[in-house]
RNA sequence: CUAGCUCAGAGGUAGAGCGCUAGACUUUUAAUCUAGUGGUCGUGGGUUCGAUCCCCAC
Numbered sequence: 001c002u003a004g005c006u007c008a009g010a011g012g013u014a015g016a017g018c019g020c021u022a023g024a025c026u027u028u029u030a031a032u033c034u035a036g037u038g039g040u041c042g043u044g045g046g047u048u049c050g051a052u053c054c055c056c057a058c
Base pairs, nucleotide, nucleotide: 004018005017006016007015012049019037020036021035022034023033024032042058043057044056045055046054
């Protein structure tokens, strides 16, 4: 070593920004606004009622 990218989250069903899609606006594009879209949390074990989080190995 966590979403396509950059990163939060540090025991209790995982979030942001950017991106992407649709709509509004615009003569068109862009920009802006609104809504939506997102994940075997590197792999395998262990601890625990419960692990993204603690421990071990790779």
This is a predicted structure of a 58-nucleotide RNA (transfer RNA) from Euplotes focardii. Rfam family: tRNA. The family's RNA type in Rfam is transfer RNA. Model confidence (mean pLDDT): 83 of 100. Taxonomically the source falls in Euplotes (Eukaryota, Alveolata, Intramacronucleata, Euplotidae). The sequence is in RNAcentral, with records from ENA.